A computed fold for a 344-nucleotide part of an RNA from an anaerobic digester metagenome, annotated as large-subunit ribosomal RNA, domain IV. RNAcentral holds the full RNA, with entries from SILVA. Its Rfam family is "Bacterial large subunit ribosomal RNA". Rfam links the family to the GO terms ribosome and structural constituent of ribosome.

Context: one part of a larger RNA
RNA sequence: ACAUGGCCAAGGAACUAGGCAAAAUAGUGCUGUAACUUCGGGAGAAAGCACCCCUGCAUGGCGACAUGUGGGGCGCAGAGAAACGGCUCAGGCGACUGUUUAACAAAAACACAUGGCUUUGCGAAUUCGAAAGAACACGUAUAAGGCCUGACACCUGCCCGGUGCCGGAAGGUUAAGGGGAGAUGUUAGUGGGUCCUUUAAGGGUCUGCGAAGCAUUGAACUGAAGCCCCGGUAAACGGCGGCCGUAACUAUAACGGUCCUAAGGUAGCGAAAUUCCUUGUCGGGUAAGUUCCGACCUGCACGAAUGGUGUAACGAUCUGAGCACUGUCUCGGCCAUGCGCUCG
Numbered sequence: 001a002c003a004u005g006g007c008c009a010a011g012g013a014a015c016u017a018g019g020c021a022a023a024a025u026a027g028u029g030c031u032g033u034a035a036c037u038u039c040g041g042g043a044g045a046a047a048g049c050a051c052c053c054c055u056g057c058a059u060g061g062c063g064a065c066a067u068g069u070g071g072g073g074c075g076c077a078g079a080g081a082a083a084c085g086g087c088u089c090a091g092g093c094g095a096c097u098g099u100u101u102a103a104c105a106a107a108a109a110c111a112c113a114u115g116g117c118u119u120u121g122c123g124a125a126u127u128c129g130a131a132a133g134a135a136c137a138c139g140u141a142u143a144a145g146g147c148c149u150g151a152c153a154c155c156u157g158c159c160c161g162g163u164g165c166c167g168g169a170a171g172g173u174u175a176a177g178g179g180g181a182g183a184u185g186u187u188a189g190u191g192g193g194u195c196c197u198u199u200a201a202g203g204g205u206c207u208g209c210g211a212a213g214c215a216u217u218g219a220a221c222u223g224a225a226g227c228c229c230c231g232g233u234a235a236a237c238g239g240c241g242g243c244c245g246u247a248a249c250u251a252u253a254a255c256g257g258u259c260c261u262a263a264g265g266u267a268g269c270g271a272a273a274u275u276c277c278u279u280g281u282c283g284g285g286u287a288a289g290u291u292c293c294g295a296c297c298u299g300c301a302c303g304a305a306u307g308g309u310g311u312a313a314c315g316a317u318c319u320g321a322g323c324a325c326u327g328u329c330u331c332g333g334c335c336a337u338g339c340g341c342u343c344g
Base pairs, nucleotide, nucleotide: 002338003337004336005335006334007333008332010330011329014328019325027051028050029049030048031047036041038151052073053072054071055070056069057068058067059066060065074078086323087322088321089320090319091318092317093315094314098110099109115148116147117146118145119144120143126135127134128133152310153309154308155307157240158239159238162237163236164233165232166231167230168229171228172227173226177222178221182217183216184215185214186213189209190208191207192206193205194204195203196202241259242258243257244256245255268302269299280296281295282294283293284292
């Protein structure tokens, strides 16, 4: 000096990002216990009292003894050591018990019961596999799969123009395939020019036409789903306006005008886990409060199952306040043990 323990005058969170750490609380019996509430809880709420030893009596027990009541005694201290809840108020989030990043995150994340949409009639849908086959399921729509939401209470508005999905089939477009008008190549034949001689139904060469066959190519026409098209569907993906004027103080605008849109944000909430300006403004709490609580609404950029707003209970959750308590601090000191260092 450090580590781990023990103690401390006065003060008592002034420490600090934050009461982190420590202290405090603590057992049993009795008394008593608020708001709120889903009537179960909240609750061990909170707040109090008693507790040791000896002994009389009563009751219970076969008894050791226990309970009640009275008397007495000792200590600084009677749950005499140890084990052994700190509590309260207010708010955010998530209903809850659970689950999770083995080894930096335990949470407001995941799950969850609940609600909804959707697929699937059984050789089911879905999934794995090349197949055989298998899971689902030795199940059968009160079942099984997918997606979203996330107890409960009150609710869940408008938009189908875009994208997706479902349905429709008249028309347009449309593949392979079918079809085969024609075209091209090839040449048996045949027309013409020219040369040769063995003068012939001869041969060579140049050029034109060219059947059938074969080969290549190929128009019309035909041809499904899909797409275009017509409808439906938002607890499908998603979206949910601007400008100007107007009331007998001012201000504001119930009201009017106009442009655009598929439709222009309803209820509820709102400086919020969302508010930039912003430490918004007002109120509360403090001597003093960028945090906190209650309001206001000017919502940069809340909003209704990517759920909205509440909510008792619950939480090693997050935020603010208080009581108790303390070496966290004012501000340090002492002691013990261990380790290191200095000196010998």